[in-house]
Context: one part of a larger RNA
Molecule: small-subunit ribosomal RNA, 5' domain
Organism: uncultured bacterium
RNA sequence: GAUGAACGCUAGCGACAGGCUUAACACAUGCAAGUCGAGGGGCAACGGGGGUAGCAAUACCUGCCGGCGACCGGCGCACGGGUGAGUAACACGUAUGCAACCUGCCUGCAACCGGAGGACAGCCCGGAGAAAUUCGGAUUAAUACUCCAUGACACGGUUUUACCGCAUGGCAAGACCGUUAAAGAUUUAUUGGUAGCAGAUGGGCAUGCGUUCCAUUAUGGUAGUUGGUAAGGUAAAGGCUUACCAAGCCUUCGAUGGAUAGGGGUACUGAGAGGUAAAUCCCCCACACUGGUACUGAGACACGGACCAGACUCCUACGGGAGGCAGCAGUGAGGAAUAUUGGUCAAUGGGCGAGAGCCUGAACCAGCCAAGUCGCGUGAAGGAUGAAGGUAUUCAGUAUUGUAAACUUCUUUUGCAGGGGAAUAAUAGCCGGGAUGUAUCCCGGAAUGAAUGUACUCUGCGAAUAAGCAUCGGCUAACUCCGUGCCAGCAGCCGCGGUAAUACGGAGGAUGCGAGCGUUAUUC
Numbered sequence: 001g002a003u004g005a006a007c008g009c010u011a012g013c014g015a016c017a018g019g020c021u022u023a024a025c026a027c028a029u030g031c032a033a034g035u036c037g038a039g040g041g042g043c044a045a046c047g048g049g050g051g052u053a054g055c056a057a058u059a060c061c062u063g064c065c066g067g068c069g070a071c072c073g074g075c076g077c078a079c080g081g082g083u084g085a086g087u088a089a090c091a092c093g094u095a096u097g098c099a100a101c102c103u104g105c106c107u108g109c110a111a112c113c114g115g116a117g118g119a120c121a122g123c124c125c126g127g128a129g130a131a132a133u134u135c136g137g138a139u140u141a142a143u144a145c146u147c148c149a150u151g152a153c154a155c156g157g158u159u160u161u162a163c164c165g166c167a168u169g170g171c172a173a174g175a176c177c178g179u180u181a182a183a184g185a186u187u188u189a190u191u192g193g194u195a196g197c198a199g200a201u202g203g204g205c206a207u208g209c210g211u212u213c214c215a216u217u218a219u220g221g222u223a224g225u226u227g228g229u230a231a232g233g234u235a236a237a238g239g240c241u242u243a244c245c246a247a248g249c250c251u252u253c254g255a256u257g258g259a260u261a262g263g264g265g266u267a268c269u270g271a272g273a274g275g276u277a278a279a280u281c282c283c284c285c286a287c288a289c290u291g292g293u294a295c296u297g298a299g300a301c302a303c304g305g306a307c308c309a310g311a312c313u314c315c316u317a318c319g320g321g322a323g324g325c326a327g328c329a330g331u332g333a334g335g336a337a338u339a340u341u342g343g344u345c346a347a348u349g350g351g352c353g354a355g356a357g358c359c360u361g362a363a364c365c366a367g368c369c370a371a372g373u374c375g376c377g378u379g380a381a382g383g384a385u386g387a388a389g390g391u392a393u394u395c396a397g398u399a400u401u402g403u404a405a406a407c408u409u410c411u412u413u414u415g416c417a418g419g420g421g422a423a424u425a426a427u428a429g430c431c432g433g434g435a436u437g438u439a440u441c442c443c444g445g446a447a448u449g450a451a452u453g454u455a456c457u458c459u460g461c462g463a464a465u466a467a468g469c470a471u472c473g474g475c476u477a478a479c480u481c482c483g484u485g486c487c488a489g490c491a492g493c494c495g496c497g498g499u500a501a502u503a504c505g506g507a508g509g510a511u512g513c514g515a516g517c518g519u520u521a522u523u524c
């Protein structure tokens, strides 16, 4: 000098940032991922219409309309958010390669969308169970599922030619054979579907170099181990896996083992070299009670999905079930120590939707905390009977506190009271009109603000509402008196204290910093 700090004393305000460093300990409660009726069968609530009964209130019926619980289906749930346990590794950083690869949504190009069928939820009927849930039967729709047709510059096989390379080979053109597809909706504006080629984006894999400590870890380590052949597997190369064959492979340029640790951009310090750190923010990785496994899918071996095993907690009618805050709040525990069970989707962004819109503890805000940085204030000018009081003293006196106070004049930041009052909100979408001409643009209009009646500003009032902490022997800025008497005590180092202590305790005075000041801890 610095800090995600803590402790002691003290404390007026604002702005901007920050806030479990310890138990990856256990978690009550609420919320954190839904959406689409312009895919579908339908209709449990709500609103409307119609009908029946009734004088009426009302009851019942009716999917007819707005819509819509649960259900089938699509997309999303692999993002966003958290944590740092593991990991010394191609994990990360940097630079390359893939002639060994994949890529939903998006963009461009070009082609196609013909026909048929059987189910399963839901609804209905019946059964089992305390519950979670589950079984049987009947019936039914689809952009769900299956089959047929058509079909290629796509895929597989055979083959010809030109060109090229970095080994396997690549690329282009052509011939023949074989294989594979689709879905409709509607307000008629559109939008969606299928196979394909490119692009973009995102990923996967491989390699060079860099990446902590211990040799008191070395005649050491390794059997799928190292290489080959063949097969399997993968989006893809590969002992990735298997069979067979060979006996290799790593290692004092530190293998193997042990300890520690997420890595980087960066941050602190220092003249630099270097040392230390890895909170907040950004990128990458890993993990989601512990261990394992796959399913679905463009993408997961999946935080709020599934299955199995384990520990723990809860419910139970004892037969059996349920759960996973290292999401946001919050609770207990641990600890020197770290916040609200808040508001809003207004903006930014994300998911779904044609859109209106819905969802969003992402985000934006507010609350708490001097824990940090910066800014402002606690008044200004004048004022000497140098007042009183305090302290010291060489004591009718003098010095100091000290222009300090009183007093006079002034100001009003801040505060209190009362008025006014934002930007953040856009032509993104909606409605109306128009243009080009078929998805864009132009004009007009309406509506939308959580924070917030906040920021800011005006008026009034009145010096009014606002100063402490540490130190004063030297290092080190700042000195006297009293008390104590090697006691009580101080102390970062040197050292003070045994009767005149500037070093202990108190007082007066002084010095430093100041809404903070000291102490402790860590680091340079």
Stems, first nucleotide, its partner, number of pairs: 001523003005520005012376005018369002020334001025332003029329003034075003039072002042068002046066003049062005082287003092210007101203002106199004111194002114148004124137005154179008163170002184191002212259003220250003225247008262284004266277004289310005312323004340366001342365003348362001349360004379410004389401005415461006424451001430445007468513005473494003479508005489496002